Context: one part of a larger RNA
This record gives sequence, structure tokens and C1' cells, in this order.
RNA sequence: GCCAACGACUUUACUCGCGUUGCUUGCUUAAGCUCCUUCGGGAGUGAAGGCAAAGGGAAACCGAGUCUGAAGAGGGCGUUGCCGCUUUUGCGGCGGGUAGCGCGAGUAAGACCCGAAACCAGAUGAGCUUGCCUUGGCCAGGAUGAACUUCGGAGAAAUCCGAAGGGAGGUCCGCACCGGUGGGUUGUUCAAAACCUUCGGAUGAGCUGAGGUAAGGAGUGAAAAGCUAAUCGAAUCUGGUAAUAGCUGGUUCUCUCCGAAAUAGUUUUCCGACUAGCGUCCGCCGGACCCUCCCGCAGGUAGAGCACUAGUUGAGGUUGAUAGGGCGAAAGCUCACUUCCUCAGUUAAACUCCGAAUGGCGGGAGAUUAUUAGCGGAUAGUCAGAACGUGGGGGCCAAGCUCCACGCUCGCGAGGGGAACAGCCCAGACCGCCGUCUAAGGUCCCUAAAUCUAUACUAAGUGUGAAAGGUAGUCCAGCGCCAUUGACAGAUAGGAGGUUGGCUUAGAGGUAGCCAUCCUUUAAAGAGUGUGUAACAACUCACUAUUCGAUGGCGAUGGGCGCCGAAAAUGUACCGGGGCUAAAGUAUAGUACCGAAGACGCGGGUUGGUGUAGCAGGAGCUACACCAGCGGUAGGAGAGCAUUCUGCGUGCAGUGAAGCCGUAUCCGCGAGGAGCGGUGGAGCGCGCAGAAGAGAGAAUGUUGGC
Repeated sequence: GCCAACGACUUUACUCGCGUUGCUUGCUUAAGCUCCUUCGGGAGUGAAGGCAAAGGGAAACCGAGUCUGAAGAGGGCGUUGCCGCUUUUGCGGCGGGUAGCGCGAGUAAGACCCGAAACCAGAUGAGCUUGCCUUGGCCAGGAUGAACUUCGGAGAAAUCCGAAGGGAGGUCCGCACCGGUGGGUUGUUCAAAACCUUCGGAUGAGCUGAGGUAAGGAGUGAAAAGCUAAUCGAAUCUGGUAAUAGCUGGUUCUCUCCGAAAUAGUUUUCCGACUAGCGUCCGCCGGACCCUCCCGCAGGUAGAGCACUAGUUGAGGUUGAUAGGGCGAAAGCUCACUUCCUCAGUUAAACUCCGAAUGGCGGGAGAUUAUUAGCGGAUAGUCAGAACGUGGGGGCCAAGCUCCACGCUCGCGAGGGGAACAGCCCAGACCGCCGUCUAAGGUCCCUAAAUCUAUACUAAGUGUGAAAGGUAGUCCAGCGCCAUUGACAGAUAGGAGGUUGGCUUAGAGGUAGCCAUCCUUUAAAGAGUGUGUAACAACUCACUAUUCGAUGGCGAUGGGCGCCGAAAAUGUACCGGGGCUAAAGUAUAGUACCGAAGACGCGGGUUGGUGUAGCAGGAGCUACACCAGCGGUAGGAGAGCAUUCUGCGUGCAGUGAAGCCGUAUCCGCGAGGAGCGGUGGAGCGCGCAGAAGAGAGAAUGUUGGC
């Protein structure tokens, strides 16, 4: 890992609701007892007790009333069941009561199953290890050479020197032994700590045998929270114990109908919970809901405005005992400050003289309708939401950001488009069909459908990524000016004089800078448009003449499509690709076609409603037709299948039960059920009821097998 088996909403008591059965001159027995028994149980007895039949009040208490109250007041809560048949009596049903059973839920219990880390109690442990006690054992060899002694020498002596002896030491080197420093090997191992090499101690606080001793909040500890039997920041075993787990995981057959939430308030609350909101089912009530139109309302948003409030720009005026800066002798001028006014121009979530659209509220009408709304009861899930569009707050008018609001989709939604792609666009999948029409989006090939029609534009492969800004790219539109009295461009010629204007300056001669910018001669010529010089010079321009010869030229403006701006990391690399240029690009208009699980057609199923017919009569069943439905997570409701056992009934089986294997046949929407063949070798079905150890793929599930 696979296969098989096992594996999770149970049981008891009480309470509530719903369904159903009995009784309802109310219902019901419990323990116990008696009898019967096929030993599973059954029948009877047993009113003790319980619910109900009356309520009101906190209660005493009173009672069809009672409480409050001074009250014969008022008020609160109560007090009279309904229908059908029948002359009445009466009968039946509904409602109500009660007991049983079933289903759902709650509460108490292990309470759907598995899972802690822990806590407490009692025991068991010092054959591992720590310390200690008692008693034993062990330490090759070598080195060093303390005290002390002797001898010799010196000395008065103490003592010193020398030699020899001696053999001290938590001394040195180094086996055994003890240890475990660095590196390597191993790492499903030789091994749950080893092996190789290297290294520390090796007469000591040494190592070691045996016997004892100290233990769980306790021991022991040359102290590391180390060690106390591969277990230690509190051992192990058993018990309390199915501890608790607002947490994680898992939770087993089918079909049908409906179908959420990710919000508010509160919370030692924020991954939990309660109440409300939203779901489901039942009952009651009915069209009260929704939508559209009409009528009538409230409002202060968008916008706009400056009339208020608070800002704000320019101009002019105005106010100020003296008060500020500059000029001036002063008058005064000017700048600044300040008050107000006028004109013009503006800003505002917490401004408004104004003021929509949508939306909201009320009334009326409409429509085939549609189980839409409301009320009551039972019972869930939800409280991490996401993107997108729009209006806003926060942020950087950042974020696949965050917080609100309105909408929509996803969530819980498949299908088509978007190359691929929960949240975008189209569109809501009951089933079948080798039919039809469309939506979004598309129609050269990949690839279904136009190489479609008309008119333009683009030359950039723009299309097929981007801004400020730039653009004699090109197309369109209108506007102004010049032009055969000759425009624009080109060519030829002129472009002068006062004068080197004045100032400044070393110089300043049109051409560093400052000021001024005149006059004259002219067809025309600036106190000069640039180049240039140290300054001049020189060249050039404006301007003028000539030449040339034009449905032309110059300029500004608006628009369309382009161009530049444009650098990134594996490989073209944002057209999905090929590829595309009077397009397969862009714009405008048009026709046709393709295109989905949409719509239509045909057939079938099913749910709800309505109608008809038949049958039954305990509220229904069956058939047909019509109308409207049938995506779905959490979740609710309904109907079924299968397994084991029990009761009653009825069957099969050695002429072959169950089980197992196979199957192309039949029935059922399905879970499943039959048939047939093989195997197997002794039990097993079916119908109607009942009861559950009642369905496996997941839980690092449990056990076994491989």
C1' cells in the first nucleotide's frame, strides 16, 4: 500500500410537540398476588397513586367567580363547545380528556465515535544509575628523586657543601583498567549510542566485585533540573476513568420536494455561545404579498449657488486720535496692517437663497394568475465570506488593501464565450433524440460559420502593452492673408550716409553690457537677424530691384489614424498559434450564417394544483386530461431498498438449501429483485406484521492476510 472482517446518533427516566390506536354514563393502573405456559411469555387480580373534570390570588382564602380596591366602580385573569340526522329521547362525527405505541426535540446521565498535555489515590521499583555503609579485589614497565640517615669536608657552634643511601608525590611517560577529545565509518545499523583512528586519567577526590541502605513533590546529586531499570521540570503500574477537550479527524443504502447564512445585539467575547434575521415542515387565515400604472405625500443627496457660516484672488473706494517701512522740508504719494462697501472671480462632509433623478410611504386600479404575504406551533443550519459594478470613509483619488451602502454572480451553479482562468459576458442542467431557432461571442487555416456587401482610414505588423511631452507622417474640415499690377522657393544685384549714436570700457566701430533707437539719400537698407574679430575687418539676414513663371503659396485652428517617447532577467513571449496590408487591421452601415445543457419540436418520468370517471367508504386509491414546476452545499421534509432476529400464515430442498463464480435475459428512476449455467453439499425462502448490535472508502481507524 492493497484485500477481508470489525468500526460511530444508542439506552433509561422525565418533559414538550406531531401522528396513530383504545376508551371517553372520564382515562389509567404500579409493585405485589393468583392461574396458565411451548418457559419466549400470556390471562386475571390489585384504585394505592397520576392526569382531567374550576378558576382567581404572592398567600391566607374565596369560588363561577376571583384579584386589585374604601367600593354594588373600573380593570386583569376566568366562567357558556360545534356540526349532521331525528318531532323529542337518542345516535354519529369533529373538537376536548386520558392511557398505550411510533416519530422529532429538550433535560439528566460517557449520550455520535476515536484522541490529550494533565490531576488524585494506592501500590511496584536503587539487578540501570546517584550518594552512603560493610567486606574483598586490582593498578606491566620506565622516569623524576622530597623528607630523613650515613660518610667526607668546613665551622667554636647553629649549620653549610659534597658523596652515598633513601624512596616521598591528588609527580612525569606509558599497558591493563577507567574515560569518551577531534575526525571518519555506520545510520531499515553489529548496535534504540556501535566501529576505526586520535585523545584524557592511570597510587588516587583511583578503578572494581559482593552484601546492604536512601524513592516519587520524595530520594540522590563535586549542580547538568543530572540520575532514580532504553521512562524524569516530577518514575512505573493499577485504579478514580468512558477525566475533560468551545479543538482536529471520522460518521456507512436509494430516490423525491424545498433550500440557507457568513448580518445585528450581548458575551473573560471575537475559529465558541444565546436571542433576532434568513431555511424546512405542520396548522390557521385567506389574496391581505410582489409587480406596473394613476393620485397624494415626506425629504435636503447629486448638481448648483454664495443669500447665512467659514475660507479665498484681483481692482477700486472707505474706516483708523497718535501709532509701522520707503520718498519728501511739508502737504502728500506709495507699501503694509485694519473696518466696511462696490465690481469681477472662486471653495466647503460637519455652508445653503435653491434643488433633481432614482428610492421611500399612503391610497386607488389592473392581470390569466402564481401555496406570495400574515399569524401560531415544531425543528435546523448560519455568526472566517469572495470578486465585480456603482456611491462613500480610511490609505498614497496605492494594493488581488481595508471598512460601510445598493446591486449582481460565486459561495451552493453545470452549459456557451473570454486561449487557459470560483466571482467578468451570455444563460439557470428532470431524462432521451444523428431535429429546428437563437444569446454572448464569432464566420482565412488550426476551428462550426462571409476570404460577404458598401464607403473611408492606417503603412506603423499600428492592430498585437503605457504617460507627460514632442511630431513639414498622412487624411478630412472650415478660417485668415499673398498671388499674372507676377505670389512662395531659387538665382543675379544692392543692402548706403550722419556714425566708431551716447554711456561703459584697456578696447566696445550694428553684433559683452546699459540707455536711446533719430535724421538723411533712396527702388531698398535695422543706430541692426546671426557667424566672426583683442577691437576693427570679412560673411550673412531683414528690406529692395531684376529673372522665373503658378487654379499656386503662406499661416494659424479643429478632427481621424499613425510616429517618437519605449531598457530585464530559461526561448520568440501579451495577437491562443499559423499567418494577415484596397486586410484576416480600424471606423460607419448592412445582409447572411455559425453558435449553449437557453427556447422550440417529439417521446418519457416525477411533484403540486385543477377537472372528469371508476372503486372504496376512517379523511382515500386508481386512471386520464390540462396548468405550473423539477441546478443545489449547510440543512429540513417525504417515500422506499437491503441486512439479522421474532410472531402468524404459506412454501422450497440430496431429482441438490445457503454461500461462491459467471451471465449477452427480465422487472424497478434507483437502492435492489428475479431468471439461467457452473460450483457447493444442508439447510433456506415468500407474504403480512414486529424488533434492531440494521448498510463502510476514508477516522496517521482496529485485527488478520499478502